A computed fold for a 115-nucleotide RNA from Chitinophagaceae bacterium UBA2791, annotated as SAM riboswitch aptamer (S box leader).

RNA sequence: CUCUUAUCAAGAAAGGCUGAGGGAAAUGGCCCUGCGAAGCCUUGACAACCUGUUCUGCUCACGCCGGAAUAAGGUGCCAACUCCAUCCCAAUGGAUUAAUUGGGACAGAUAAGUC
Numbered sequence: 001c002u003c004u005u006a007u008c009a010a011g012a013a014a015g016g017c018u019g020a021g022g023g024a025a026a027u028g029g030c031c032c033u034g035c036g037a038a039g040c041c042u043u044g045a046c047a048a049c050c051u052g053u054u055c056u057g058c059u060c061a062c063g064c065c066g067g068a069a070u071a072a073g074g075u076g077c078c079a080a081c082u083c084c085a086u087c088c089c090a091a092u093g094g095a096u097u098a099a100u101u102g103g104g105a106c107a108g109a110u111a112a113g114u115c
Stems, first nucleotide, its partner, number of pairs: 003113006013043005021032003026086004044078001046076001049074003052070006082107001087104006
């Protein structure tokens, strides 16, 4: 990389180096950015996917399987709903062709497992 499952409307700063881009892909928008983009480094924060620890439900008991807390470890992450839409369905409304709302799919990101 592949495949499976879950989540994605919340949350979270400074400093140093560097010097022009960035917001996943394509298209159309719309934003951020020399009051410093992206990247690298240091410290910190956010979160609770996995592990650990504590409490707890179930049980005769252990275990399994759940719930809660913690934040020590492994990840992740710290603009805007995954920034919005583009594919399908339904409703509303309109009148010859656009719009709005809701849902779903595709794709993406993260975690755990798998090959």
Description: Its Rfam family is "SAM riboswitch aptamer (S box leader)". About the family: The SAM riboswitch is found upstream of a number of genes which code for proteins involved in methionine or cysteine biosynthesis in Gram-positive bacteria. Rfam links the family to the GO term regulation of gene expression. Of the family's consensus pairs, 91% are formed in the model. The prediction has a mean pLDDT of 85. The source organism's lineage runs through Bacteria, Pseudomonadati, Chitinophagia, Chitinophagales and Chitinophagaceae.